[in-house]
The RNA shown here (Lysine riboswitch aptamer) has 168 nucleotides and comes from a soil metagenome. RNAcentral holds the sequence, with entries from MGnify. The coordinates come from a structure-prediction model, not an experiment, and the mean pLDDT is 77. RNAcentral records the identical sequence in 2 taxa.
RNA sequence: GGUAGAGGUGCAAAUAGCAAGAGUAAUCAAUAGGAGGAUGACAACGAUGAGUAUUGAUGAAAGGGUUGUUUGCCGAAGCAUAAUAAGUGUCAAACUUAUUACUGUUGAUGUGUCCUUGAAUAAAGGGCAUAUUGUCAUGCGAAAUAAAAAUUGGCAUGGAGAACUACU
Numbered sequence: 001g002g003u004a005g006a007g008g009u010g011c012a013a014a015u016a017g018c019a020a021g022a023g024u025a026a027u028c029a030a031u032a033g034g035a036g037g038a039u040g041a042c043a044a045c046g047a048u049g050a051g052u053a054u055u056g057a058u059g060a061a062a063g064g065g066u067u068g069u070u071u072g073c074c075g076a077a078g079c080a081u082a083a084u085a086a087g088u089g090u091c092a093a094a095c096u097u098a099u100u101a102c103u104g105u106u107g108a109u110g111u112g113u114c115c116u117u118g119a120a121u122a123a124a125g126g127g128c129a130u131a132u133u134g135u136c137a138u139g140c141g142a143a144a145u146a147a148a149a150a151u152u153g154g155c156a157u158g159g160a161g162a163a164c165u166a167c168u
Base pairs, nucleotide, nucleotide: 001168002167003166004165005164008074010073011072012071013070014069015068016067017066018065026058027057028056029055030054031053032052036045039092040091041090042089077106078105079104080103081101082100083099084098085097086096087095088094107133108132109131110130111129112128113127114126115125116124117123135159136158137157138156139155140154142152
């Protein structure tokens, strides 16, 4: 270098159903009201009545969640930063998606708390604390073995996945 594995409520994607989103947004009608609304500018809309409020009628969707199935896998994957491309009426800002960078970072999971996103008290991401656990290194001591070594399991300390184990 290659092949195959282990951690565990393991990871990701696609697809179908379901709940929620929500009787919300939006549209139409009536009434009131009277000049703007969205982050800034422009365009468009607006006294043939804006934003707004009340009543009535019609009435969604996206992202996220959950269940099942299928597929690919164990840096699976996630996050941050930067660059490029696409999206929004245009430009800027902001946001979203995708790709790239062996740029940095996280071994994995649970619980609590704070921040961000979100309709949300769901969930996700990040920080901090704590618990459990896998792996390797060092040290200690125990059982079996005559002893040593090796093997199995125990305790303590420490490290990180570009790692660890087996074969080649």